[in-house]
Context: one part of a larger RNA
RNA sequence: CCCUCGUUUAGGAACUCGGCAAAAUAGUGGCCGUAACUUCGGGAUAAGGCCCGGUCUUCCUUCGGGAGGACCCGCAGCGAGCGACUGCCAUCCGACUGUUUACCAAAAACACAGGUCUCUGCUAAGCCGCAAGGCGAUGUAUAGGGGCUGAUGCCUGGCCAGUGUCAGAACGUUAAGAGGAGGGGUGAAAUUCUUCUUCGGAAGGGCGUAGCUUUGAAUCUAAGCGCUGAUGAACGCCGGCGGUAACUAUAACCGUCCUAAGGUAGCGAAAUUCCUUGUCGGGUGAGUUCCGACCCGCACGAAUGGCAUAACGAGAUGGCAACUGUCUCAACGAGGGACUCG
Numbered sequence: 001c002c003c004u005c006g007u008u009u010a011g012g013a014a015c016u017c018g019g020c021a022a023a024a025u026a027g028u029g030g031c032c033g034u035a036a037c038u039u040c041g042g043g044a045u046a047a048g049g050c051c052c053g054g055u056c057u058u059c060c061u062u063c064g065g066g067a068g069g070a071c072c073c074g075c076a077g078c079g080a081g082c083g084a085c086u087g088c089c090a091u092c093c094g095a096c097u098g099u100u101u102a103c104c105a106a107a108a109a110c111a112c113a114g115g116u117c118u119c120u121g122c123u124a125a126g127c128c129g130c131a132a133g134g135c136g137a138u139g140u141a142u143a144g145g146g147g148c149u150g151a152u153g154c155c156u157g158g159c160c161a162g163u164g165u166c167a168g169a170a171c172g173u174u175a176a177g178a179g180g181a182g183g184g185g186u187g188a189a190a191u192u193c194u195u196c197u198u199c200g201g202a203a204g205g206g207c208g209u210a211g212c213u214u215u216g217a218a219u220c221u222a223a224g225c226g227c228u229g230a231u232g233a234a235c236g237c238c239g240g241c242g243g244u245a246a247c248u249a250u251a252a253c254c255g256u257c258c259u260a261a262g263g264u265a266g267c268g269a270a271a272u273u274c275c276u277u278g279u280c281g282g283g284u285g286a287g288u289u290c291c292g293a294c295c296c297g298c299a300c301g302a303a304u305g306g307c308a309u310a311a312c313g314a315g316a317u318g319g320c321a322a323c324u325g326u327c328u329c330a331a332c333g334a335g336g337g338a339c340u341c342g
Base pairs, nucleotide, nucleotide: 001337002336003335004334005333006332007331008330010328011327014326019323027052029051030050031049032048037042039151053072054071055070056069057068058067059066060065073077086321087320088319089318090317091316092315093313094312098110099109114149115148116147117146118145119144120143126135127134128133152308153307154306155305157238158237159236162235163234164231165230166229167228168227171226172225173224177220178219182215183214184213185212186211191206192205193204194203195202196201239257240256241255242254243253266300267297278294279293280292281291282290
């Protein structure tokens, strides 16, 4: 010096990102007492205070015990030991118990009861499988699958133009297929032209039938798309500029442009606020954090839920009490290492 412990004058968080660690509290013994808030169950062992051994005795008694009085012992009476809650005030998030990254994350993440939308009439929808078959379910819409939200309370505004979904079917468009007008290629014979001819014909060219082949218009024709509607607890979206009141300032008000419609209630420098340590108030001697307000919301906002919320939380943040070697500032001691010798 290191590790694991123990003790410490005065102070008591001055330490530190942060009371991390440590200290402290400690008897689901009795008696008294117990706030805000609340979903009336809780909160609550809230908080806080007092008592505790033995002998004799009085009164009461539901015969379990209870209320007193006198005295005794000890350093000490939940006499040792085991065991054994720190508490309080606020804010945020999540209602709660639960679940999770086996081995760096336990949470505000997941789940949840509840809410809502949607699919499914049973050989159900959905899922696994090539199939057979199975699950769903030996269930039957008070059932089963899927999506979103996430107890409860108060609520859940506007927009259907875009995208999606559902419904409709008159018209337009539309595939393969059917159809086959017409065109092209080839093309015996016949016919025609040219050349040659031994006058029999031969060669070459033109036209081009049938056949073969190639191409192919009209016409018939589904879903879809176009089209017509509906639909937001479907994906989503929810404006700008200018002016105006008898101090100033501000703008209930007016004008104008654009839009499918221009953000309602509630909340708001917020787990969201850049500017920003915004401004004001509280708390402190002093407060970039915290609490309460304001609203100029860079860039909250209503089941991608909004706001509130008792209880709960090894959650996040701030404060107070108690307590302490966290610190001022270090010291001493114990055991084990390191170190020296062997």